[in-house]
Context: one part of a larger RNA
RNA sequence: GGCUAACGGUGGAUACCUAGGCACACAGAGGCGAAGAAGGACGUGGCGACCGACGAUAAGCUCCGGGGAGCUGGAAGCAAGCAUUGAUCCGGAGAUGUCCGAAUGGGGCAACCCAGUAAGCAUCAGUUGAAUACAUAGACUGAUUGCGGCGAACCCAGCGAAUUGAAACAUCUUAGUAGCUGGAGGAAGAGAAAGCAAUAGCGAUUUCCCAAGUAGUGGUGAGCGAACGGGAAACAGCCUAAACCAGAGGUUUUUACUUUUGGGGUCGUGGGACAGUCAACUAACGUAUCUUCAAGCUAGACAAAGCAGUUGAAAGCUGCACCAGAGAAGGUGAAAGUCCUGUAGUCGAAAGUAGAAAAGAGCGUGACUGUAUCCCGAGUAGCACGGGGCCCGUGAAAUCCCGUGUGAAUCAGCGAGGACCAUCUCGUAAGGCUAAAUACUACUGUGUGACCGAUAGUGAACCAGUACCGCGAGGGAAAGGUGAAAAGAACCCCGGAAGGGGAGUGAAAUAGAACAUGAAACCGUUAGCUU
Numbered sequence: 001g002g003c004u005a006a007c008g009g010u011g012g013a014u015a016c017c018u019a020g021g022c023a024c025a026c027a028g029a030g031g032c033g034a035a036g037a038a039g040g041a042c043g044u045g046g047c048g049a050c051c052g053a054c055g056a057u058a059a060g061c062u063c064c065g066g067g068g069a070g071c072u073g074g075a076a077g078c079a080a081g082c083a084u085u086g087a088u089c090c091g092g093a094g095a096u097g098u099c100c101g102a103a104u105g106g107g108g109c110a111a112c113c114c115a116g117u118a119a120g121c122a123u124c125a126g127u128u129g130a131a132u133a134c135a136u137a138g139a140c141u142g143a144u145u146g147c148g149g150c151g152a153a154c155c156c157a158g159c160g161a162a163u164u165g166a167a168a169c170a171u172c173u174u175a176g177u178a179g180c181u182g183g184a185g186g187a188a189g190a191g192a193a194a195g196c197a198a199u200a201g202c203g204a205u206u207u208c209c210c211a212a213g214u215a216g217u218g219g220u221g222a223g224c225g226a227a228c229g230g231g232a233a234a235c236a237g238c239c240u241a242a243a244c245c246a247g248a249g250g251u252u253u254u255u256a257c258u259u260u261u262g263g264g265g266u267c268g269u270g271g272g273a274c275a276g277u278c279a280a281c282u283a284a285c286g287u288a289u290c291u292u293c294a295a296g297c298u299a300g301a302c303a304a305a306g307c308a309g310u311u312g313a314a315a316g317c318u319g320c321a322c323c324a325g326a327g328a329a330g331g332u333g334a335a336a337g338u339c340c341u342g343u344a345g346u347c348g349a350a351a352g353u354a355g356a357a358a359a360g361a362g363c364g365u366g367a368c369u370g371u372a373u374c375c376c377g378a379g380u381a382g383c384a385c386g387g388g389g390c391c392c393g394u395g396a397a398a399u400c401c402c403g404u405g406u407g408a409a410u411c412a413g414c415g416a417g418g419a420c421c422a423u424c425u426c427g428u429a430a431g432g433c434u435a436a437a438u439a440c441u442a443c444u445g446u447g448u449g450a451c452c453g454a455u456a457g458u459g460a461a462c463c464a465g466u467a468c469c470g471c472g473a474g475g476g477a478a479a480g481g482u483g484a485a486a487a488g489a490a491c492c493c494c495g496g497a498a499g500g501g502g503a504g505u506g507a508a509a510u511a512g513a514a515c516a517u518g519a520a521a522c523c524g525u526u527a528g529c530u531u
Stems, first nucleotide, its partner, number of pairs: 001530009016481002020452002022449007029441002031150002039100003042055003046078002050074002061094006070082003105114003120147003123143006154185001155183005165172001169219001195202002206233005216224002237433003240377001244263008268411001270376004274370005284365004289361004296353003300347003306320005321338002323327001329341003382406007392418001413428005468475002488515001491502004
């Protein structure tokens, strides 16, 4: 020096565990904000650095409920107190709420400075008031009027790529995606046929299954890709403009025009106005608006039944019992239906929230005949050109939308049925509103998992978006486990200490805080064999 064995050190794998994650389901909630938000800065404790709580009334104040013996947070300790005259704690409603921040009196290098009652925009009302006569623009004042900013996804709209695919690439595709912007709601958008269809019919919208990867479209390449119809979910329909009537104004050349309020009216077997008839008119029916109110929610309460031996400790085992509308689960010194918390079941709200059904209020709603006088949404429809969007890339290209130009008709009307024309059929544009079925989950509650178990699962089980890096945008960790209980090792010895040896605790200290298990690499000690 090598090999083997045993015993150690180091190291932190493995198995076990879970305080944290992940996913989904159901339900709730779906917003907060000038009454100052989200997010922060700085403070507040007897001793207080940090976290959470709170705000100069500062680990809290008041009231109303719950609860019932301890309490002064994590977090020990010292000190001083509070509490059956009901504290701490839990729920509801209030008060307070520094400074920054939309930040809003002005400024500013956010959390500060200077001032002294206040920003801006919009709307409404009023007072004034130019060029320029009336006026208008503008200015000023007032309003307990609205807006501004934040927020995960979902939604609508405006603008809108490229990588990529086409095995290159330009039309095309990726894709109206990503991204940016504006706006809103708990959903949004759409929506009560100028619709589909086809000789039969349907009857607003939305979503799902099929139709169907079909019909189509397409450098007929890559690809893109419907509808009719059928079956489901959910269902809900309405209000205006106009004609006409009445009232009140304005202009005026006195016979017209016009504004406004109320009535009227709302449709496609065309409807209404108009002229008549009947009905109704404190009735009936409907209601998506308002009020009242139930359940539910935001604290809680009651809740059955076991002992002994063994053990450090029993819930395990042995022995003999019991409950069960409760044998879900968690905890307890090992594995508990009967020890604790609970569970099945049954109750419960002063206050706030909620709003089924019902009632009340408010609102809405009639039928028939006649005539062909009036009305039935105009710079609109259509057309030409240029584009976009539809399965549809300009094509034979309808339908839908936008720009420029042009420019109708009023029911004997007008539009559509894929160029266009005729016939036939369907509908009634150029105003508006509308629940549900649908999308999503930052947030709250409950539950579940052939989800993870500390190199996993969130980046983060631990004081993590921290430490650290970067001028900055930004990037971004590592790090869990003594024991049932600190009983956390008094005292003695070596040592300056660190550390160790005794003693003691404990079931165990090779569980001693560098602490459960404790693999391998690596480093040793001892023994045997061997060079």